This is a predicted structure of a 73-nucleotide RNA (transfer RNA) from Pelusios castaneus. Rfam family: tRNA. It is annotated as a transfer RNA.
RNA sequence: GCCCCAGUGGCCUAAUGGAAAAGGCGUUGGCUUCCUAAGCCAGGCACUGUGGGUUCAAAUCCCACCUGGGGUG
Numbered sequence: 001g002c003c004c005c006a007g008u009g010g011c012c013u014a015a016u017g018g019a020a021a022a023g024g025c026g027u028u029g030g031c032u033u034c035c036u037a038a039g040c041c042a043g044g045c046a047c048u049g050u051g052g053g054u055u056c057a058a059a060u061c062c063c064a065c066c067u068g069g070g071g072u073g
Base pairs, nucleotide, nucleotide: 001072002071003070004069005068006067007066010025011024012023013022018056027043028042029041030040031039049065050064051063052062053061
């Protein structure tokens, strides 16, 4: 240099072009308990790596770039 894969809350993982981006862990407050743990209830946290394009509609399709991983001369 070229090719392939990946990028979504603090972390991990979902979501076939179509409703308010879903779940687990963690986190905050509360209930419970003598206390802790466990359990239960409630809340906050992602406009989906960046910028464009296509479309009535994009996390999803297309282009460029960025970051990480792998392959190749």